RNA sequence: CAAUGUAAAAAGCAAACCAGUCGAAAGGCUGGGACGCAAAACUAAAGGGCCUUAAAGGGCAGCCAGUUUCCAUC
Numbered sequence: 001c002a003a004u005g006u007a008a009a010a011a012g013c014a015a016a017c018c019a020g021u022c023g024a025a026a027g028g029c030u031g032g033g034a035c036g037c038a039a040a041a042c043u044a045a046a047g048g049g050c051c052u053u054a055a056a057g058g059g060c061a062g063c064c065a066g067u068u069u070c071c072a073u074c
Base pairs, nucleotide, nucleotide: 003073004072005071012037013036017032018031019030020029021028022027035062041067042066043065047064048063049060050059051058
């Protein structure tokens, strides 16, 4: 530097649901919670896809994708 994630350790995130709050909705934020996650970290005009909407100009990164990265093994 690259590849891999069987086992272990340290650290981290947090689905459903509940309460509060913002929003027309999708959905966001805060607290609780823990189904899971090696990228479930970041990126949403200039990749695809999906959701809402009269219409995307709103949203989803825990759908694929792009970028970076802990530990271990090799």
Model confidence (mean pLDDT): 80 of 100.
Predicted 3D model of a 74-nucleotide RNA (c-di-GMP-I riboswitch aptamer).
It matches the Rfam family "c-di-GMP-I riboswitch aptamer". Rfam links the family to the GO term cyclic-di-GMP binding.